Record summary: The prediction has a mean pLDDT of 79. Bacterial RNase P class A from Leucobacter sp., 373 nucleotides, folded computationally. The gene name in the source record is rnpB. Its Rfam family is "Bacterial RNase P class A". By type it is a ribozyme. The organism belongs to Leucobacter, within Bacteria.
[in-house]
RNA sequence: AUGGGCUGGCGGGCGGUCGCGUCGCGGUGUUUCGACACACGCGCCGAGGAACGUCCGGGCUGCACAGAGCAGAACGGUGGGUAACACCCACCCGGGGUGACCCGCGAGAAAGUGCAACAGAAAGUAGACCUGCCUGCUGGCGCUGUCAGUCGGUAAGGGUGAAAGGGUGGUGUAAGAGACCACCAGCGUUCGUGGUGACACGAGCGGCUAGGCAAACCUCGUUCGCAGCAAGGCCAGACAGAAGACGUUGACGCUGCUCGCUGAGUCUUCGGGUAGGCCGCUAGAGCCCGUCGGUAACGGCGGGCCGAGAGAGAUGACCGCACAGACUGGUUCGCCAGUUGGACAGGACCCGGCGUACAGCUAGCCCAUUCCC
Numbered sequence: 001a002u003g004g005g006c007u008g009g010c011g012g013g014c015g016g017u018c019g020c021g022u023c024g025c026g027g028u029g030u031u032u033c034g035a036c037a038c039a040c041g042c043g044c045c046g047a048g049g050a051a052c053g054u055c056c057g058g059g060c061u062g063c064a065c066a067g068a069g070c071a072g073a074a075c076g077g078u079g080g081g082u083a084a085c086a087c088c089c090a091c092c093c094g095g096g097g098u099g100a101c102c103c104g105c106g107a108g109a110a111a112g113u114g115c116a117a118c119a120g121a122a123a124g125u126a127g128a129c130c131u132g133c134c135u136g137c138u139g140g141c142g143c144u145g146u147c148a149g150u151c152g153g154u155a156a157g158g159g160u161g162a163a164a165g166g167g168u169g170g171u172g173u174a175a176g177a178g179a180c181c182a183c184c185a186g187c188g189u190u191c192g193u194g195g196u197g198a199c200a201c202g203a204g205c206g207g208c209u210a211g212g213c214a215a216a217c218c219u220c221g222u223u224c225g226c227a228g229c230a231a232g233g234c235c236a237g238a239c240a241g242a243a244g245a246c247g248u249u250g251a252c253g254c255u256g257c258u259c260g261c262u263g264a265g266u267c268u269u270c271g272g273g274u275a276g277g278c279c280g281c282u283a284g285a286g287c288c289c290g291u292c293g294g295u296a297a298c299g300g301c302g303g304g305c306c307g308a309g310a311g312a313g314a315u316g317a318c319c320g321c322a323c324a325g326a327c328u329g330g331u332u333c334g335c336c337a338g339u340u341g342g343a344c345a346g347g348a349c350c351c352g353g354c355g356u357a358c359a360g361c362u363a364g365c366c367c368a369u370u371c372c373c
Base pairs, nucleotide, nucleotide: 001369002368003367004366005365006364007363008362009361010360013321014320015319016318017317018316020046021045023043024042025041026040027038028037029036030035048344052355053354055353056352057351058350059349060228061227062226063225067259068258069257070256072224073223074222075221076220077091078090079089080088081087092106093104094103095102096101107219108218112217113216114213115212129158130157131156132154133153134152136150137149138148139147140146141145166184167183168182169181170180171179185209187206188205189204190203191202192201193200194199232279233278234277235276241270242269243268244267245266246265253261254260286305287304288303289302290301291300292299293298323342325340326339327338328337329336330335
């Protein structure tokens, strides 16, 4: 220099005018003196890295301050982090890459059942379609044989396929074949060494090969009670009940089922009333800085900060100035001029994750190749 890998950060800036929302202060009005209201004034504050999808995990609330079993669901290498997780960190194993590094829904397919398109003779009890090899039988001939045909045997080669059921050499046999043997690869298992562990390395033994799919049923292990802020609690006010069904021999509810718990109402139809306020509500597993422990995720300690909280729901519009970017023209390739112009998207109980969308700007570390010193 070129090409690449990984980890981050920002995501429009400044000023002016007008407008919107919560809150505070003031003003005006009402007042039962608690307060309430407003086309009023001033001030503070007023969306995000994803506020999004609502896919996981928790807090919180109610139901037995959440119980047992079944069913069901999720997860699945090992160790750690965390409130918890399907998340994160480190490592192991397998695969890819020259490399930095990346990828993996990573338990069990030698428990059982099941499934596998097309092609192919044959696809899980393997398998004779073609070329070969071989015994028998039949026939011909130039007859210890050879040629042709044929019933069979045989997995050496071919062909099909994603996949054809270890490799080399020997023994064996009519010819062959893990049928048997040696070595190698791979698998299982025992022991030793190292490691917290997944696992790695070494030695011995075994049977000779055990294919794929578990996001098919299933098996093993771990975890999970149900509902959700329209949860739930309090206050004020209005009204009018009627009929039927079930129910202390336990309804309704927790809970899909059984047990267990609770304990008096529940449901349907018709009719009537209201559709107001307050709390929950945002100070929190919070953010920033420093320091210590840890490879890291993260944790301990110290200091500082307060950043929306609503009513079906405010945060917008215009103007000016610079600045990226894009386009056009010019160029002495340094730039100059003009035009244009800023993505994805927005809270509604709150956090931790994951996933997805995103114009543009930007920092650091590392790898490969080539060149120069």

The model forms 97% of the base pairs in the Rfam consensus.
The sequence is in RNAcentral, with records from ENA.